This is a predicted structure of an 88-nucleotide RNA (c-di-GMP-I-GGC riboswitch aptamer) from a Deltaproteobacteria bacterium.
RNA sequence: CUCGAUCAAGGCAAACCAUCCGGAAGGGUGGGACGCAAAGCCACUGGCCCGACCUCCGAAGCGGGAGAGGGCAGCAGGGCUGCCGAGC
Numbered sequence: 001c002u003c004g005a006u007c008a009a010g011g012c013a014a015a016c017c018a019u020c021c022g023g024a025a026g027g028g029u030g031g032g033a034c035g036c037a038a039a040g041c042c043a044c045u046g047g048c049c050c051g052a053c054c055u056c057c058g059a060a061g062c063g064g065g066a067g068a069g070g071g072c073a074g075c076a077g078g079g080c081u082g083c084c085g086a087g088c
Base pairs, nucleotide, nucleotide: 001087002086003085004084011036012035016031017030018029019028020027021026034074040080041079042078044077045076046075047072048071049070050069054067055066056065057064
């Protein structure tokens, strides 16, 4: 540097359930394991989700569009870091 067939120490934890936070998406904790070799970290790029408040458009009590904003790192790319093993 490349790779994950095999080995060791092990690690994380989807759905679902309980509870808490949030307007929502979603998140924390505990239980639980579908999976994961970065399922460790970062919203930089694309994507997806939300829509309380704020701005604009529009409307006229509803509802809508755009922006700002929020979320997903277990959607992909990118960046940073890293265990074991194999090959060079």
Overview:
The coordinates come from a structure-prediction model, not an experiment, and the mean pLDDT is 83. The sequence was found by an Rfam model in a public genome assembly.